[in-house]
RNA sequence: AGGGUACUAGCUCAGUUGGGAGAGCGCCGAACUAUUAAUUCGGAGGUCGCAGGUUCAAGUCCUGCGUACCCUA
Numbered sequence: 001a002g003g004g005u006a007c008u009a010g011c012u013c014a015g016u017u018g019g020g021a022g023a024g025c026g027c028c029g030a031a032c033u034a035u036u037a038a039u040u041c042g043g044a045g046g047u048c049g050c051a052g053g054u055u056c057a058a059g060u061c062c063u064g065c066g067u068a069c070c071c072u073a
Base pairs, nucleotide, nucleotide: 001072002071003070004069005068006067007066010025011024012023013022019056027043028042029041030040031039049065050064051063052062053061
């Protein structure tokens, strides 16, 4: 210098063909228990890496940039 993959909740990740943003763990509250743990029920938590574009509509498609890893030189 060129190419590829990834970036979504505190963490690990799903999100299929463009239309409802989700799961597990964790966190908070309640029930249960002498207490804790476990279990059960409920709840909070998101500029979908950043900026543009396309579209009635973008996590998803296109462009640029950033970060991490890999390959080639």
This is a predicted structure of a 73-nucleotide RNA (transfer RNA) from a Patescibacteria group bacterium. Its mean pLDDT, the model's own confidence on a scale to 100, is 82. It matches the Rfam family "tRNA". Rfam links the family to the GO term triplet codon-amino acid adaptor activity. Rfam classes the family as a transfer RNA.